[in-house]
RNA sequence: UCCUCGAUAGCUCAACGGUAGAGCAGGCGGCUGUUAACCGCAAGGUUAGAGGUUCGAAUCCUCUCCGAGGAG
Numbered sequence: 001u002c003c004u005c006g007a008u009a010g011c012u013c014a015a016c017g018g019u020a021g022a023g024c025a026g027g028c029g030g031c032u033g034u035u036a037a038c039c040g041c042a043a044g045g046u047u048a049g050a051g052g053u054u055c056g057a058a059u060c061c062u063c064u065c066c067g068a069g070g071a072g
Stems, first nucleotide, its partner, number of pairs: 001071006010024004018055001027041004048064005
């Protein structure tokens, strides 16, 4: 320098171009002698950044940053 892949909640990961979700963690409540376990509820997001396409983008296109791997 070039190629491929990845990036989404605190963590691990989902999500046909049409409402961004789950599990775990944390919070609150129930259960009980108490804790744990179990059950319930609510909260938590600039979908790495900037443009573009589209009625509509986490998703498609371009560029950039970061991480992993490969080629020279």

A computed fold for a 72-nucleotide RNA from a Ktedonobacterales bacterium, annotated as transfer RNA. The sequence is in RNAcentral, with records from ENA. Its Rfam family is "tRNA". By type it is a transfer RNA. The prediction has a mean pLDDT of 81.